[in-house]
Context: one part of a larger RNA
Molecule: small-subunit ribosomal RNA, central domain
Organism: Nitrospirota bacterium
RNA sequence: UUGGGCGUAAAGCGAAUGUAGGCGGCCGGAUAAGUCAGAAGUGAAAGCCUGUGGCUUAACCAUGGAAGUGCUUUUGAAACUGUCCGGCUUGAGUACGAGAGAGGAAAGUGGAAUUCCCAGUGUAGCGGUGAAAUGCGUAGAUAUUGGGAAGAACACCGGUGGCGAAGGCGGCUUUCUGGCUCGUUACUGACGCUGAGAUUCGAAAGCUAGGGGAGCAAACGGGAUUAGAUACCCCGGUAGUCCUAGCCGUAAACGAUGGAUACUAGGUGCAGGAGGUAUUGACCCCUUCUGUGCCAAAGCUAACGCAUUAAGUAUCCCGCCUGGGGAGUACGGUCGCAAGGCUGAAACUC
Numbered sequence: 001u002u003g004g005g006c007g008u009a010a011a012g013c014g015a016a017u018g019u020a021g022g023c024g025g026c027c028g029g030a031u032a033a034g035u036c037a038g039a040a041g042u043g044a045a046a047g048c049c050u051g052u053g054g055c056u057u058a059a060c061c062a063u064g065g066a067a068g069u070g071c072u073u074u075u076g077a078a079a080c081u082g083u084c085c086g087g088c089u090u091g092a093g094u095a096c097g098a099g100a101g102a103g104g105a106a107a108g109u110g111g112a113a114u115u116c117c118c119a120g121u122g123u124a125g126c127g128g129u130g131a132a133a134u135g136c137g138u139a140g141a142u143a144u145u146g147g148g149a150a151g152a153a154c155a156c157c158g159g160u161g162g163c164g165a166a167g168g169c170g171g172c173u174u175u176c177u178g179g180c181u182c183g184u185u186a187c188u189g190a191c192g193c194u195g196a197g198a199u200u201c202g203a204a205a206g207c208u209a210g211g212g213g214a215g216c217a218a219a220c221g222g223g224a225u226u227a228g229a230u231a232c233c234c235c236g237g238u239a240g241u242c243c244u245a246g247c248c249g250u251a252a253a254c255g256a257u258g259g260a261u262a263c264u265a266g267g268u269g270c271a272g273g274a275g276g277u278a279u280u281g282a283c284c285c286c287u288u289c290u291g292u293g294c295c296a297a298a299g300c301u302a303a304c305g306c307a308u309u310a311a312g313u314a315u316c317c318c319g320c321c322u323g324g325g326g327a328g329u330a331c332g333g334u335c336g337c338a339a340g341g342c343u344g345a346a347a348c349u350c
Base pairs, nucleotide, nucleotide: 004321005320006319007304008303012318014201015200016199017198021194022193023192025088026087027086028085029084030083031082033081034080035077036076037075038074039073040072041071042070049065050064051063052062053061054060091191092188093187094186095185096183097182098181099180103177104176105175106174107173108172109171110154114150115149116148117147118146119145120144121143125136126135162169163168206247207246208245209244210243211242215241216240220236221235222234223233258317259316260315261314262313263312266295267294268293269292270291271290272289273288274287275286276285299306300305323350324349325348332343333342334341335340
């Protein structure tokens, strides 16, 4: 390579946008590049296969035939693919009318709590633990009342609820802004799917510069525990956590399940719409679209399980895997301020 795979055995890029490329709806006409059929030429000799013959036989040799999957030319076929022309509306998109939402960005603002400061009341303890101690407190703590300051996070609502491509998003108000769903017709007329490279986004931690710093808290100090205790527990506590600008580019970035389309029993919740029946009206009930859960048939699976949100049945495109260790290491390249990231072996060994 062929072939087989990727939920848990090795294997889905963290996610998206999109270039090249690959693939691509229905109808009609043309063409004949691919495709198919016929013919001709060529496809050296030797060899392989085969008929016959020659060395006593065989190996070996001679001679005839076949094969030579290919290429070229030519004559045809026109279903499929391609190309060109014309048309269509169901794929895709646009418009219009409604709807839901912690989707994003900025500005403003609210209450509870915590800590600190000031003042009042008040007196000997408080705090902490399995028990203690370190610690705080007669320079008046803890508790309680009033006032003030600061920073960070938003109880209840809150929900296998919602939104977002993923990461993720939760007090309230305003401004700007992205996407989605439903309904009706109207419009465009295949404008589509995927996507190597590329580009953008990307939790936490970390880095650079400037701010900020209440609580929490790596490191660090102390007290305990213990044989020891560089821990678990306790008292403190600095980076950090927060904001602005920039970098980093990784996670069990998980549904450990790439994207798109079509098809294949049902049952039952929840969320957002639309329609119908009924009713005075609402609820209820029925149908349908979208999303999100649970259970389960066929089928699939090594089993577990999956099962219209497939891991079923198929097609298209991309990514990835090929025994364990060595090793996501070395070397080289490239990116980064650094930390390090991406790419990524071999010897050896079992």